[in-house]
RNA sequence: UGUCGAUAAAGCCAAACCACGAGUAAUCGUGGGACGGAAAGCUACGGGUCCCACCCCAGUUGGGAUAGCCGGGUUGCCGAA
Repeated sequence: UGUCGAUAAAGCCAAACCACGAGUAAUCGUGGGACGGAAAGCUACGGGUCCCACCCCAGUUGGGAUAGCCGGGUUGCCGAA
C1' cells in the first nucleotide's frame, strides 16, 4: 500500500414518525427524533422499483424519482486477527 473488518480508539451518518416548506406525483429540503449503517460519503453507468405524459388496450417511447433496492465507478477514518 492492497485485501479485510475488532467486545479497539476517535468520530460520522440518520429509518419510521412529527412540524414547516417545495413538487401534479414519485419524492425532496430544514428542525426534532433514532431503526439501523464500515462507506447509510459522492456518482443515475447497468438492472430493479416508483411517478408523470403520449397511447382504444397492451407494448413501445419521452421526462422525472429512488444511492437506506442490487451491482459498478470513485474518494475517505482506524489498524487488531
This is a predicted structure of an 81-nucleotide RNA (c-di-GMP-I riboswitch aptamer) from a Deltaproteobacteria bacterium.
The coordinates come from a structure-prediction model, not an experiment, and the mean pLDDT is 86.
Taxonomically the source falls in Myxococcia (Bacteria, Pseudomonadati, Myxococcota).